[in-house]
Transfer RNA from an uncultured Bacilli bacterium, 72 nucleotides, folded computationally.
It matches the Rfam family "tRNA". From the family's description: Transfer RNA (tRNA) molecules are approximately 80 nucleotides in length. Rfam classes the family as a transfer RNA.
Model confidence (mean pLDDT): 83 of 100.
């Protein structure tokens, strides 16, 4: 320098333009002599940033950042 792809919760990784979620981690409580295991319930989001489109945007658009990969 060219292109392509990822960016969501503490991790890991879901959401058909129409209520943002699961596991695992936290947190309370139960079980137990106790501790793990188990088992209910629960907390937790500026969806990278910025701007567009549309009645409505994680989701479509367009820039930028950041990482990954591939070609020169």
């Nucleotide at each position: 320098g060219g292109a392509a792809g990822u960016a969501u919760a503490g991790c890991u990784c879901a959401a058909u333009g129409g209520c943002a979620g699961a596991g695992c981690a936290g947190g309370u409580g139960g079980c137990u002599c106790a501790u793990a295991a188990c088992c209910a319930c629960u907390u937790g989001g500026u969806u990278u940033u910025a701007g567009g489109u549309u009645c409505g945007a994680g989701u479509c658009c367009u820039a930028a950042u950041a990482c990954u990969u591939c070609c020169a």